[in-house]
RNA sequence: CCAGAUGGCUGGGUGAUCGCGGAUGGCGCAAGCUAUCCGAGGAAAGUCCGGGCUUCAUAGAGACAGGGUGCCGGAUAAUGCCCGGCGGGCGCAAGCUCAGGGAAAGUGCCACAGAAAGGAAACCGCCGCUUUGGCUUCGGCUAGAUCGGUAAGGAUGAAAGGGUGCGGUAAGAGCGCACCGCUUGGCUGGCAACAGACAAGGCAUGGUAAACCCCACUCGAAGCAAAACCAAAUAGGGAUGACAUAUGGCGGGUCUUUGCGCUGUCAUCCGGGUCGGUUGCAUGAGGUGUCUGGCAACAGGCAUCCCAGAUGAAUGAUCGCCUCUCCUGACCUCGCGUCAGGAAGACAGAACCCGGCUUACAGGCCAUCUGGUCCA
Repeated sequence: CCAGAUGGCUGGGUGAUCGCGGAUGGCGCAAGCUAUCCGAGGAAAGUCCGGGCUUCAUAGAGACAGGGUGCCGGAUAAUGCCCGGCGGGCGCAAGCUCAGGGAAAGUGCCACAGAAAGGAAACCGCCGCUUUGGCUUCGGCUAGAUCGGUAAGGAUGAAAGGGUGCGGUAAGAGCGCACCGCUUGGCUGGCAACAGACAAGGCAUGGUAAACCCCACUCGAAGCAAAACCAAAUAGGGAUGACAUAUGGCGGGUCUUUGCGCUGUCAUCCGGGUCGGUUGCAUGAGGUGUCUGGCAACAGGCAUCCCAGAUGAAUGAUCGCCUCUCCUGACCUCGCGUCAGGAAGACAGAACCCGGCUUACAGGCCAUCUGGUCCA
C1' cells in the first nucleotide's frame, strides 16, 4: 500500500424569536399566570423468546396427553439469549456457520436414471471350458454360440457397498500385506463434551429423525384493552333444555388420591344499563465512573446522577453562525492547501416496564487480527 475478518462509537452543535407536554415552587375562589428544570431510538421497528407486575380458590403426590428445549461447562431474575470450550462443515488464514442426543428398539421413505438402492445385483466389459467360421510366418489372431467365473475398469445416480498402493490370480476381489478409515478394549489427559498413543479384530449391517418414533430435562391460564377505586344509570332481567339432589356437584388439559374453598352445574336464545373520571404511569433485576475477582459472559465494593409520561395522542417552526462529509468553480507553495457557492445528506416516533434475538441504516471515526506485495 492492497484485499479481508471481528468488535465498538457517532449519525450534528449553538444563539434568538414564537409555539407545545410534564414535574416542582409561588400567586389566584377558580379559569389561569409566573419561575426553574426535564422532554423519543440504536434500533422506539418485528411481536420471535424470557421475565417483572396484575387477576383468576385452589394446594401436595402420582400417571397419561400435549407443548418446549437438545454436545459440555459457566453466567443470569430467567431464556431457545449470552460467555467459554468440544465436535462437524466452509475458508490459505483471521474467522463464519450448525434444528449438534439416538439409525444396533421399531415403523416409514430414498423419485427419475441405472443391471441393481438393503442382508441387493450384472447393462457394457474382463477371463476360462466346449464348439462353429475366417486368416496364418503354425507361435497364434479375429467374429460368433452354449455354459461357468468376476465386480478391479466404464456407464447411471445425491449415494453402487470402505479408500490409496503393492502382491497375487485364468481374469479379479481385503484374497493377502502396508498406511488411512471403521469396530472393540483398557491406559493417559481433561469437571465434562472429547482428545491422544497402544493392543486386538472383522475387513463389515448405506442415508434420512426441521419423517413418525425412542431418550433426557422442563412447562397453570390470560394479559395494562391486566387490574384497583370513584361517580352515574339500569332489569342483582326473562325463557328453554340436560344432568344432579349433599353419600352429590363445581373449583387454571384429563384421571386417581389427600386436603381446602363454594353450594347447584353446563348449554342455547331474547332483552337492558355503563362506552365517564382517577389510579395503574415512571426509583428501576436503573444509568454513569472507578476498583477488585474472573479468559470472558458476569458478580461484588465505593462514588455519583434522576434521564419523557402523552391519551386523537406533546418535544415543533423560522432565521443566523459553526462543524462533519460531499459536489461545482477559481487560485496555488501541487499539500486535497486557500477562497467562493450549494446540500444536514441514512434507517426511522415511546404508550406498563426490563433482558435478549432478528430486520433496516447515507456518511464518518476508532481498536484488534489475517493474507499478499514492497522497503529497511
Model confidence (mean pLDDT): 78 of 100.
Predicted 3D model of a 376-nucleotide RNA (Bacterial RNase P class A) from Robiginitomaculum sp.
The model forms 95% of the base pairs in the Rfam consensus.